[in-house]
RNA sequence: CUUGGGGCCCCGCCGAAUCCCCCAAACGGGGGACCGGGGGAUUACCAGAGGGGUGAAUUCCCGGUCGCAACCGGGAUAGGGUUUAGCCUUUCGACCCGAACCCGUCAGCUAACCUCGGAGGCGUCUGAAAGGCCUGGG
Numbered sequence: 001c002u003u004g005g006g007g008c009c010c011c012g013c014c015g016a017a018u019c020c021c022c023c024a025a026a027c028g029g030g031g032g033a034c035c036g037g038g039g040g041a042u043u044a045c046c047a048g049a050g051g052g053g054u055g056a057a058u059u060c061c062c063g064g065u066c067g068c069a070a071c072c073g074g075g076a077u078a079g080g081g082u083u084u085a086g087c088c089u090u091u092c093g094a095c096c097c098g099a100a101c102c103c104g105u106c107a108g109c110u111a112a113c114c115u116c117g118g119a120g121g122c123g124u125c126u127g128a129a130a131g132g133c134c135u136g137g138g
Base pairs, nucleotide, nucleotide: 011123012122013121014120018033019032020031021030022029023028034118035117036116037115038114039113050106051103052102053101054100059076060075061074062073063072064071079097080096081095082094083093086133087132088131089130090129091128092127
């Protein structure tokens, strides 16, 4: 000097997943605001076979597995995210994601109404343009 790893604080990113108050004073518990999700308009019988939800994460092609299903790998794709470190929107370029889980034969939408969640995972840019807003200086 360069690279990699670990810890703490601030800040930033995905996401609904943040803030405040009280009890406890340890785990934790309760409440409120706000944000987000689900249910929500008859019953019975028969037959067939399932169907549904959160999420951007859907669909297609090729290969592997004896074959189907399922699973695995690769390519693409609907769709989604980051990127000018004051904020918002759009475009271009660049770089990424394109999962996972849950309900359990049951659910179209939806008013009243009922009910649930507020986790977890990470470390971008120092690329360009347009418009609007905000702030500071002259």

Record summary:
c-di-AMP riboswitch aptamer (ydaO/yuaA leader) from a Chloroflexota bacterium, 138 nucleotides, folded computationally. Its mean pLDDT, the model's own confidence on a scale to 100, is 81. It matches the Rfam family "c-di-AMP riboswitch aptamer (ydaO/yuaA leader)". The family has 106 seed sequences and 7,607 matches in Rfam 15.1.